[in-house]
């Protein structure tokens, strides 16, 4: 200096209109008890801008890690 990656505790979808699952934590139900299954609930778009009526998504930047 070039390219690349950043979305929940955790691993991943979503690629301009309300952000999904799966584990995992909470609680409730089931069972003499645990496991196991059932149900709920709670926790995320790396940070600043720009563009759009509207940004996780497009553009610029920063920051952190990853390769040359």
């Nucleotide at each position: 200096c070039a390219g690349g990656u950043a979305u929940a505790a955790u691993u991943u979808a979503g690629a301009g209109g309300u952000a999904a699952a799966a584990u995992g934590u909470a609680u409730g139900c089931u069972u003499c008890c645990c496991a196991a299954g059932c149900a709920u609930a709670a926790u995320a778009c790396a940070c600043g801008g720009g563009u759009u009526c509207g940004a996780u998504u497009c553009c610029c930047g920063u920051u952190a890690c990853c390769u040359g």